[in-house]
RNA sequence: CCUUAGAGUUUGAUCAUGGCUCAGGAUGAACGCUGGCGGCGUGCCUAGCACAUGCAAGUCGAGCGGGAAGCCAUUGAUUGAAACUUCGGUAGAUUGAAAUGGUGGAGAGCGGCGGACGGGUGAGUAACGCGUAGGCAACCUGCCCCUUACACAGGGAUAGCCACUGGAAACGGUGAUUAAAACCUGAUGACACCAAAGUAUCACAUGUUACAAUGGUCAAAGAUUUAUCGGUAAGGGAUGGGCCUGCGUCUGAUUAGCUAGUCGGUGAGGUAACGGCCCACCAAGGCAACGAUCAGUAGCCGACCUGAGAGGGUGAUCGGCCACAUUGGAACUGAGACACGGUCCAGACUCCUACGGGAGGCAGCAGUGAGGAAUAUUGGUCAAUGGGCGAUAGCCUGAACCAGCCAAGUAGCGUGAGGGAAGACGGUCCUAUGGGUUGUAAACCUCUUUAGUCCGGGAAUAAAGUGGGCGACGUGUCGCCUAUUGCAUGUACCGGAAGAAUAAGGACCGGCUAAUUCCGUGCCAGCAGCCGCGGUAAUACGGAAGGUCCGGGCGUUAUCCGGAUUUAUUGGGUUUAAAGGGAGCGCAGGCGGUCUGAUAAGCGGGCAGUGAAAGACGGUGGCUCAACCAUCGAGGUGCUGUCCGAACUGUCGGACUUGAGUACGUGCGAGGCAGGCGGAAUUCGUGGUGUAGCGGUGAAAUGCUUAGAUAUCACGAAGAACCCCGAUUGCGAAGGCAGCUUGCCAGUGCGCCACUGACGCUAAAGCUCGAAAGUGCGGGUAUCGAACAGGAUUAGAUACCCUGGUAGUCCGCACGGUAAACGAUGGAUGCUCGCUGUUCGUUGCGUUUAUAGUGAUGAGCGGCCAAGCGAAAGCGUUAAGCAUCCCACCUGGGGAGUACGCCGGCAACGGUGAAACUCAAAGGAAUUGACGGGGGCCCGCACAAGCGGAGGAACAUGUGGUUUAAUUCGAUGAUACGCGAGGAACCUUACCCGGGCUUGAAUUGCAGCUGCAUAGACCAGAGAUGGUCUUUCCCUUCGGGGCUGCUGUGAAGGUGCUGCAUGGUUGUCGUCAGCUCGUGCCGUGAGGUGUCGGCUUAAGUGCCAUAACGAGCGCAACCCCUCUCUCCAGUUGCCAUCGGGUCGAGCCGGGCACUCUGGAGACACUGCCACCGCAAGGUGUGAGGAAGGUGGGGAUGACGUCAAAUCAGCACGGCCCUUACGUCCGGGGCUACACACGUGUUACAAUGGUGGGCACAGAGAGUCAGAUGCGGGCAACCGCUUCUUAAUCCCGAAAUCCCAUCUCAGUUCGGACUGGGGUCUGCAACCCGACCCCACGAAGCUGGAUUCGCUAGUAAUCGCGCAUCAGCCAUGGCGCGGUGAAUACGUUCCCGGGCCU
Repeated sequence: CCUUAGAGUUUGAUCAUGGCUCAGGAUGAACGCUGGCGGCGUGCCUAGCACAUGCAAGUCGAGCGGGAAGCCAUUGAUUGAAACUUCGGUAGAUUGAAAUGGUGGAGAGCGGCGGACGGGUGAGUAACGCGUAGGCAACCUGCCCCUUACACAGGGAUAGCCACUGGAAACGGUGAUUAAAACCUGAUGACACCAAAGUAUCACAUGUUACAAUGGUCAAAGAUUUAUCGGUAAGGGAUGGGCCUGCGUCUGAUUAGCUAGUCGGUGAGGUAACGGCCCACCAAGGCAACGAUCAGUAGCCGACCUGAGAGGGUGAUCGGCCACAUUGGAACUGAGACACGGUCCAGACUCCUACGGGAGGCAGCAGUGAGGAAUAUUGGUCAAUGGGCGAUAGCCUGAACCAGCCAAGUAGCGUGAGGGAAGACGGUCCUAUGGGUUGUAAACCUCUUUAGUCCGGGAAUAAAGUGGGCGACGUGUCGCCUAUUGCAUGUACCGGAAGAAUAAGGACCGGCUAAUUCCGUGCCAGCAGCCGCGGUAAUACGGAAGGUCCGGGCGUUAUCCGGAUUUAUUGGGUUUAAAGGGAGCGCAGGCGGUCUGAUAAGCGGGCAGUGAAAGACGGUGGCUCAACCAUCGAGGUGCUGUCCGAACUGUCGGACUUGAGUACGUGCGAGGCAGGCGGAAUUCGUGGUGUAGCGGUGAAAUGCUUAGAUAUCACGAAGAACCCCGAUUGCGAAGGCAGCUUGCCAGUGCGCCACUGACGCUAAAGCUCGAAAGUGCGGGUAUCGAACAGGAUUAGAUACCCUGGUAGUCCGCACGGUAAACGAUGGAUGCUCGCUGUUCGUUGCGUUUAUAGUGAUGAGCGGCCAAGCGAAAGCGUUAAGCAUCCCACCUGGGGAGUACGCCGGCAACGGUGAAACUCAAAGGAAUUGACGGGGGCCCGCACAAGCGGAGGAACAUGUGGUUUAAUUCGAUGAUACGCGAGGAACCUUACCCGGGCUUGAAUUGCAGCUGCAUAGACCAGAGAUGGUCUUUCCCUUCGGGGCUGCUGUGAAGGUGCUGCAUGGUUGUCGUCAGCUCGUGCCGUGAGGUGUCGGCUUAAGUGCCAUAACGAGCGCAACCCCUCUCUCCAGUUGCCAUCGGGUCGAGCCGGGCACUCUGGAGACACUGCCACCGCAAGGUGUGAGGAAGGUGGGGAUGACGUCAAAUCAGCACGGCCCUUACGUCCGGGGCUACACACGUGUUACAAUGGUGGGCACAGAGAGUCAGAUGCGGGCAACCGCUUCUUAAUCCCGAAAUCCCAUCUCAGUUCGGACUGGGGUCUGCAACCCGACCCCACGAAGCUGGAUUCGCUAGUAAUCGCGCAUCAGCCAUGGCGCGGUGAAUACGUUCCCGGGCCU
């Protein structure tokens, strides 16, 4: 100074394990969309692939010979002007060949220095290559600095040039001649080098250093402007290099052995130097589990990214080192190279060629092709910095500095600011159509001008150097003045001008994750990082609007770190999630008891050196800021040296006894090995008895048996195993061990404390043991029994069951080496509360002196708990607790313990042990519910016990199917099917055909007009509809209003779709006894408790118990009907008493006692008794009572389940139709008919049918009506009359009972079907009504498998009424009363349900 964030996803939910995925940062990036500016930095990661062209290393004339052009001087051939002239010429201006000299310095050469630096690249390299720290007493070092000494005398060549000459070229050849700081010889020469006796020194040494007699060897170059520069030898320094060493430096053991110059020695050679560097000889070593060798990959570092850190990843740019320069090899020169732009050889490739031969090397800067997702200009300048050469000037410099291209990165600036609501237009969404949103956003007003554009000004970078001048000191330096040198650049910067003018996008909006609506689409198109979206209302696809995030960028992809404590040093685990080796012994290794002395390797501290610079961090400063840059500081955990310390670890020494071991005493055991012996059982053999079966199974069959089985008796044989005792018993390392006995071997406990004196623990490799099955060889074989055969079972049955049966099971020897080899729990040591049982010892007390009992103390085997631990289950002194040591093993599921390789094995197989690919999970513990041909308890017409039905017949009705123009639609296990429908001839009606209408059939707002409304009649038409004729409103406050019609307009209308968008309603589980909550408590949590348990109940009804205490919705009760009684009231009801009256009748007066009706009450509560029970409660031919244990019935249906039913009852979101999917009309259909099913009716008959006679209800309806009575008709019905808007009037009950008849038959049963004739309703009975009469008289003689209802006024049976309704297909539905049973042992089973598990 800094400092640790999580989320999604396994489940119905939970905790934990565990993987996958995301949010962050980063990049030499690439791609998509978009793009205003300048600053700073970056830019072939791929083909170390191939390269056109240009440039990238030259310089020195003050080393040398020589010397082009030009210039100067001299000489001057030639030309020949003015002037003069005797016109012959003189003269000589001018021109100027040529020569000489000077100057000059081009091109090439000799020579010197430099081309070993700078620049590029990362192929190779796993190495002393790199990093770090050291060493060289085993070394070199051009140019540079310092010091000392020296430079004498000579010589011969050679390039160039010239001549000739070969070759296409490259390149040469021969001859002649020439110089030097080129080369050579001689001299001189030590403090150099070599050899070296000796003396001393260092740190052991054969080595070193110092001194060192003596001997030997080697130098030189000059240039010039005389200032200097250079040369030779030697020493020192600096710089740069060479070599050696410690430590560090990737992966693989499915690479375990490697090595012959290999390891070492001696000698010689070689090198600047050490060394097997090379060679000869000798010796046999060297490396390796602390990973040699081999294989794969890779330049290393400073640093960079990430991370809290420890780490992990990377090694672009910049800096250090290394390696390489087309590939491979080699040396030469040189101070330095085995040399990127040098040489030689070989290979490949390219180019030239006259075919004989030659040339080349961009991994320098640009540039080209190729490769690739992908990476720039064939630019300017040496002005600066730096380098080479030179005494300079200077030349060269693709190093470098600049510029160009690219959003590829980073930091910065801008795209305007303020005001402005009619909250404009437009868009878009919702809409309750009012509005909301885009949005102060725009317009509009005011202001500003960075950047850009234009105009003008205009740097620093320059210091030095050089030219000139001056001065100082005093001979080569310094100072001053002046002039001069700028690519970038007229750039940065400054001033001015105009004008909001020139400048915003990308991704996302289901959760993670900030941000939502509409439309389109309809498991399609598509999305997706994970989970996952999309099958008609998609916030997840596509578009739009709006919003969110970031912004000159935004997203995607790739890669790295993080999150991931998901390899865990920091910082994980292994009973059940992945994970303890099957067990023991044991080498190496790791770890190790008490006391003491020494040492100082580890360890701690001080100091010193190093840890390059840059970077990172902190301070300060410079570019307007920032990025960037400069400067200073701190740090740099490391390594090395040195000094100090001595607790701990190590090492060395001494001592100890508690760890470990030994001895002695005494126990214990299914411990092991070998031998001997025993009885029971089984099978077989022989004999006897005996006769028809045995055996086997769920049931059978195969099998055995009259040739005598099974059964039974006796004798004999064989092999295998050892009943009882026997047990959470004992022993063993594990596997494992069981009759009795003998021998041998081993183990262990206790006691004792004599001996040794840390001798210990663990254990990779290694060795040994190791169930069953299996293998080899040899025996044995009674039983059992893989394979196999047969019989069954079954859809099949290569199984389960049965009958046989080989290997095997047993023994000996050998192999193999695995198991759920389990306590799914490695070994050792110590510590940490207890209770209890048992085994083996020792011991105290006690005693009846054998024991038993009760304590103590060890060693085992078990059970239950505290703390603690654990995800929980659980573990808990025998730890899964607290600690130490060692070993083994794990890192998502599948692929797979597979493949390949190796090792082992006779084989079987074992050990070791992957990857591709694929999934988002797999797995653990616990919770809740559900399910089970799991268990326990309980209930219900659930079964059983009964009664009556259905299933067979005919008909009615509904459904399926089929048919049809249509047979409208819905309901479909229970929980659809006489259901919606409690009334389909038209209507209904939704369906079909045909004909019409289009603001519409109905309703309604507004405006206008009309009184043409309405009613009647006629005509056309199937009707809707159209036409004609007649008729002609009401109220009024006189404004108008009502009503009707028409026109216009706004709303319409839809039984069209979605019940899986919905409301409401309903069915079912189920009138089953359940479903929950508050607080508390328990659990990490889901959850649990309560609500469980015992008893009881119809009941979660209650009682008891209880970490629960209470409460709610359900149960029950409260409500209605019914049963008994009381009170009040008394008409339409009733009539006991009194009176009247009739053929008779509550008919009348009267009365309200009774019945009844309407109210109000009472009663029933296990209250009483007996018994049982703690209680709740139960039981009783109990009492009493009208009624007795809920008296009977009804209404009432908890939380919820079935996306149960209904958009066609109604309502309603969305979608769809609008001269039709709306609406009107006529006709048809919903009534079809091979068939199948459901629900019913009537029957099959004598408990009956028919005829006659007679009796007794309740409830309900009734004026658009019902009905009595009378009359007519055989009847349905018709006519007339009367009563009733109802306790008033009205509505034969039937079965029953009595009499008669039928006499068991398809009938006097049964009534379908059909024919004829009628009645009624209605506009209308053809499709398609009901009823009446006569006639006809079908099936059917009690119904297969199977199945339904019902427990008492119930079933069964008998009739009556009502709704709907003109009528009715009603045998249906809903009610009412009459008559009126049987049975329930019981809960095993079937079905359904409840509680616990």